The RNA shown here (SAM-I/IV (S-adenosyl methionine) riboswitch aptamer) has 105 nucleotides and comes from an uncultured Pseudomonadota bacterium. Rfam family: SAM-I/IV (S-adenosyl methionine) riboswitch aptamer. The family is grouped with related families in Rfam's "SAM clan". For this family Rfam cites "The aptamer core of SAM-IV riboswitches mimics the ligand-binding site of SAM-I riboswitches" (Weinberg et al., RNA, 2008). The model forms 97% of the base pairs in the Rfam consensus.

């Protein structure tokens, strides 16, 4: 860096904004919301929760099916480089603690 596979969610939640493009379905942007999947962060570590901060995603809310299952859909950090590594960089003024461990006395 590719290539198969896998896991985990499809409760709930949140705009009848705004611009642009389409014959339409729709799709990009942009303001704003709204969700903890991945990074960070709240504690020296782990669980467990908890902050929309940095990356995704959403904002009429999956589809077929009697079931079983089947399909679909997101996440499983990101960005920099004539050196691709044992390289660098950035993550709010928010968060809240409770359990074990480890240290010290």
């Nucleotide at each position: 860096g590719g290539u198969c596979u896998g896991c985990a969610u499809c409760a709930a939640g949140a705009a009848c904004g705004g611009a642009g493009c389409u014959g339409a379905c729709g799709c990009u942007c942009c303001u704003g919301c709204c969700a903890a999947c991945c990074u960070g962060c709240c504690c020296u570590c782990c669980c467990g929760g908890g902050c929309a901060a940095g990356g995704u995603g959403g904002u009429u809310g999956c589809c077929c099916g009697a079931a079983a299952g089947g399909g679909g859909a997101u996440g499983c950090g990101g960005c920099c480089g004539g050196u691709c590594c044992u390289g660098g960089c950035a993550a709010c003024u928010a968060a809240a603690c409770g359990g074990g461990a480890a240290c010290g006395c």